[in-house]
Source information: The prediction has a mean pLDDT of 78. Two RNAs folded together computationally: RNase P RNA and transfer RNA, 425 nucleotides in total. Rfam match: Bacterial RNase P class A. Its family is annotated with tRNA processing, dimeric ribonuclease P complex and ribonuclease P activity in the Gene Ontology. The family's RNA type in Rfam is ribozyme.

RNA sequence: UGAGUCGGUUGGGUGGUCGCGGCCGGGCAUGGACCCGGUCGAGGAAGGUCGGGACUCCGCAGGGCAGGGUGCUGGCUAACGGCCAGUCGGGGCGACCCGCAGGAAAGUGUCACAGAGAACAGACCGCCGAUGGACGGCUUCGGCCGUCACAGGUAAGGGUGCAACGGUGCGGUAAGAGCGCACCAGCGUCCGGGGUGACCCGGGCGGCUCGGUAAACCCCACCCGGAGCAAGGUCGAGCAGGGGACGGUCGGCCCGGCCAAUGUCCCCAGGUAGACCGCACAGAUGGAUGGCCACCCAUCCGGUCCGGUAACGGGCCGGUGGACAGAAUCCCGCCUACAGACCGACUCAUCGU
RNA sequence: GCCCCCGUAGCUCAGGGGAUAGAGCAUCGGUUUCCUAAACCGUGUGCGGCAGUUCGAUUCUGCCCGGGGGCG
Repeated sequence: UGAGUCGGUUGGGUGGUCGCGGCCGGGCAUGGACCCGGUCGAGGAAGGUCGGGACUCCGCAGGGCAGGGUGCUGGCUAACGGCCAGUCGGGGCGACCCGCAGGAAAGUGUCACAGAGAACAGACCGCCGAUGGACGGCUUCGGCCGUCACAGGUAAGGGUGCAACGGUGCGGUAAGAGCGCACCAGCGUCCGGGGUGACCCGGGCGGCUCGGUAAACCCCACCCGGAGCAAGGUCGAGCAGGGGACGGUCGGCCCGGCCAAUGUCCCCAGGUAGACCGCACAGAUGGAUGGCCACCCAUCCGGUCCGGUAACGGGCCGGUGGACAGAAUCCCGCCUACAGACCGACUCAUCGU
Repeated sequence: GCCCCCGUAGCUCAGGGGAUAGAGCAUCGGUUUCCUAAACCGUGUGCGGCAGUUCGAUUCUGCCCGGGGGCG
């Protein structure tokens, strides 16, 4: 100098002016209206509503089944599918990044096409001729040799495929094969050491060689009651309902008779409309937090001057002009969107000393 | 505001890991007709987007995008 990796901060500033919403004070006697003054007034994501919690109502003796979720280890947290640190696997030269990362050696399913065969496999080409068979030859009549490849043997080679039942070598064999052996890889098991643990290191034994898929069913371990502030609570018109008292006439009044009706008033519970609470040091009501001007800063464009071989850097002038987005019960996270600017740590390449 | 559901051809719907994704209607072309309709034959077009799991994704998982519904 160039190319990158990781972490963090910020998300235009100041002043003027015109507005908006809440609260407080005053004019003013008033929880209203109006005016004046003061004060407070969006974000890192307020977004998506994905996970969890607070809060509220309903349900609930206890246990189990069903259903759903999570899934390496240790820790943090009120809790989480979150965060931190580590282990293992994968990627990158590297800084570093990514991982829904338990079990496929419990069972079931599935693996299209191609291919002979796709899971305690399989004989298409190839290889073989041990064994049986057919034919031929020889024979001392016991058998031996040759040919064929009908039965058969064979997973070394070819070929198919994402995947073909460990790899290399030697032995072995009719040909072959962990069939035997050595080494390597994996698995299981035992021992020793380190670590809280996941796991790591070393050694012995066993030919054990066992496909993938669980973001297929399933198994194992752990967790989960349901609904959500339009939850819910308090007050409560009107209409309708229940109960009680009351009417007019004869008469001064009562009893009594007759009449009218379905009215007036009071009480009652339930709870509709509605109001308030829930509800906040922004904050609710169909929902305030904004507009304009001036200067400065960042960005980009044009002109010009200076330095430099150049890339480029710097000064001045003019213009342009700041992303994503906006609370609605609150909180902790995750995810998604985002013009740019700044800070710190680190890696690789090249050059110079 | 809170809570659910759904995106497959121009339209209405099947398909729930496997080759070339189907059906009906519609479009287009042809046959028939003097012409049109009807009928018959043929044809094109598509899994909302980006990642992941898998040998393989329309299907399974995550995140976005779009649409619909319910709750006083």